Context: one part of a larger RNA
RNA sequence: CCCGCACCAAGACGGAAAGACCCCGUGCACCUUUACUACAGCUUUACGCUGGACUUUGAACAUGUUUGUGUAGGAUAGGUGGGAGGCUUUGAAGCGUGAACGCUAGUUUGCGUGGAGCCAACCUUGAAAUACCACCCUGACAUGUUUGGGGCCCUAACCGAGACCCGUUAUCCGGGUCCGGGACCGCGUAUGGUGGGUAGUUUGACUGGGGCGGUCUCCUCCCAAAGAGUAACGGAGGAGCGCGAAGGUACUCUAAGCGCGGUCGGAAAUCGCGCGGUUAGUGCAAAGGCAUAAGAGUGCUUGACUGCGAGACUGACACGUCGAGCAGGUGGGAAACCAGGUCUUAGUGAUCCGGUGGUUCUGUAUGGAAGGGCCAUCGCUCAACGGAUAAAAGGUACGCCGGGGAUAACAGGCUGAUACCCCCCAAGAGUUCACAUCGACGGGGGUGUUUGGCACCUCGAUGUCGGCUCAUCACAUCCUGGGGCUGUAGCCGGUCCCAAGGGUAUGGCUGUUCGCCAUUUAAAGUGGUACGCGAGCUGGGUUUAGAACGUCGUGAGACAGUUUGGUCCCUAUCUGGUGUGGG
Numbered sequence: 001c002c003c004g005c006a007c008c009a010a011g012a013c014g015g016a017a018a019g020a021c022c023c024c025g026u027g028c029a030c031c032u033u034u035a036c037u038a039c040a041g042c043u044u045u046a047c048g049c050u051g052g053a054c055u056u057u058g059a060a061c062a063u064g065u066u067u068g069u070g071u072a073g074g075a076u077a078g079g080u081g082g083g084a085g086g087c088u089u090u091g092a093a094g095c096g097u098g099a100a101c102g103c104u105a106g107u108u109u110g111c112g113u114g115g116a117g118c119c120a121a122c123c124u125u126g127a128a129a130u131a132c133c134a135c136c137c138u139g140a141c142a143u144g145u146u147u148g149g150g151g152c153c154c155u156a157a158c159c160g161a162g163a164c165c166c167g168u169u170a171u172c173c174g175g176g177u178c179c180g181g182g183a184c185c186g187c188g189u190a191u192g193g194u195g196g197g198u199a200g201u202u203u204g205a206c207u208g209g210g211g212c213g214g215u216c217u218c219c220u221c222c223c224a225a226a227g228a229g230u231a232a233c234g235g236a237g238g239a240g241c242g243c244g245a246a247g248g249u250a251c252u253c254u255a256a257g258c259g260c261g262g263u264c265g266g267a268a269a270u271c272g273c274g275c276g277g278u279u280a281g282u283g284c285a286a287a288g289g290c291a292u293a294a295g296a297g298u299g300c301u302u303g304a305c306u307g308c309g310a311g312a313c314u315g316a317c318a319c320g321u322c323g324a325g326c327a328g329g330u331g332g333g334a335a336a337c338c339a340g341g342u343c344u345u346a347g348u349g350a351u352c353c354g355g356u357g358g359u360u361c362u363g364u365a366u367g368g369a370a371g372g373g374c375c376a377u378c379g380c381u382c383a384a385c386g387g388a389u390a391a392a393a394g395g396u397a398c399g400c401c402g403g404g405g406a407u408a409a410c411a412g413g414c415u416g417a418u419a420c421c422c423c424c425c426a427a428g429a430g431u432u433c434a435c436a437u438c439g440a441c442g443g444g445g446g447u448g449u450u451u452g453g454c455a456c457c458u459c460g461a462u463g464u465c466g467g468c469u470c471a472u473c474a475c476a477u478c479c480u481g482g483g484g485c486u487g488u489a490g491c492c493g494g495u496c497c498c499a500a501g502g503g504u505a506u507g508g509c510u511g512u513u514c515g516c517c518a519u520u521u522a523a524a525g526u527g528g529u530a531c532g533c534g535a536g537c538u539g540g541g542u543u544u545a546g547a548a549c550g551u552c553g554u555g556a557g558a559c560a561g562u563u564u565g566g567u568c569c570c571u572a573u574c575u576g577g578u579g580u581g582g583g
Base pairs, nucleotide, nucleotide: 001583002582003581004580005579006578007577008576010575011574012573014570015569022404023403024402025401027400028399029396030395031394032393035201036200037199038198039197041194042193043192045190046189047188048187049186051154052153054151055150056149057148058147059146060145061144062143063142064141065140066139068137078136079135080134081133082132085119086118087117094113095112096111097110098109099108100107101106158181159180160179162178163177164176165175166174167173204216205215206214213233217239218238219237220236221235222234240385241283242342243341247301248300249299250298251297252296253295257275258274259273260272261271281290282289284347286345287344288343305328306327307326308325311322312321313320317386330339331338332337353379354378355377356376357375358374359373361372362371411458412456413454414453415452417451419447420446421445422444423443424442428438429437465540466538467537468536470532471529472528473527474526475525478503479502480501481498482497483496484495485494486493505519506518507517508516509515546564547563548562549561550559551558552557
């Protein structure tokens, strides 16, 4: 060196299972609810199947009888019209008694008695006799008709898994006879409510993983690299309007601040002079503008017009923006001219659906109408603002599928803010003295051991804390060895340099690493090795399914809160290693 055999399991990101964690999908399922929308179910009301009496209480109508004091006035004048007579032995006035009304003055009326009279224009009043008749108003009473509500009774609809008889040898069913209930119940149609009981669904995106937070449209500036444009969860601010003058036009004017002077009067009010020169002003954020003013006044006004629009800017599109000029009529100005809102850039919402006004359009045989079109206009924090629907929230650790290392948790990688180690400067402490020792304020490195950042291999799987076992390396050395300095007398020490050969604890508590405690030791080192080591072991912790507590949640459920319980597979092909045999 080649070939075996027996072993070990460090590696082959070993095998197994298209990762169960995480994210994504306009995926699925199941569960919840004060998500949305339905549907069962329950319930309200009306009508039908559904009938008869009695009673009570409403409404409408008809007939009859009645009812009506404001004041002045014989006194409880309802209104209007007719009308000079009307009622009375078919019994007047008066008296007795009862009833009703009532503003306590009286009116109306029943019965008895009585026995022949009672009332009408007169004075007052807007209106003259209930003397008499008719119509009507306001209420009341009685009767009748129609129609409601309530109560109670009935029986014949309807009901009875109440009894008995029969079909019939039958706990079904049907028929019959009783009994009970009864126009209820029940059923049908329509209707309002309730309704996770059930069902179908929804429950946004961006995002240095996701969630929580924030944001989502428009305007201004910077970023933006001297044309335009240009991203980020980059840095700063605003808008979701206002104004009939704060618009148009003609004419006129020029601020802020400071100094000096001046009654009340001041730091600052109004006045004068000077300096100043836009620092002022602009309805509102910023930028760009503005003196010919776009800034400040006064007069007159409505162009904050109608119909159009050459030609451009801008944009993927849809939008958006500018616009001379023409026609009509208008305002201001002597006129030339200017005016189609506002110094400019924000002050916003497509389409559908519907409302309102107009219209020489259409009009289902025709004439109309309805409806539609066209013009004008109105209704969206459709703000997730190019707006999925008129209409929508959650849980899943019981979960499932498709995907992703496009994206998190472990480990690695890059980085090295943070961490650790070293150094420079040296103020100062050290009685004196910066540097025996310590070293502020600052500065420069190193390491890759902490907490992080990034998201680069791995999601068709790289098993995760701690313990056990077995280790191996570094040296920034815990002990043992050699030295320098010392604020080293000695014994002990302090600090620095060299040094990795060997060594470097047992118990108690806790799942613990760590830590604390006890007792030892020469010492009980710091780190790396996928926070070494689960195809070597364990499985106490974390991190499935059961259950419970506290807390949160209406709930399903949830909690780097707690508690108890809870399947750790692999016969070694190759590399590597140990032992052994042969060539």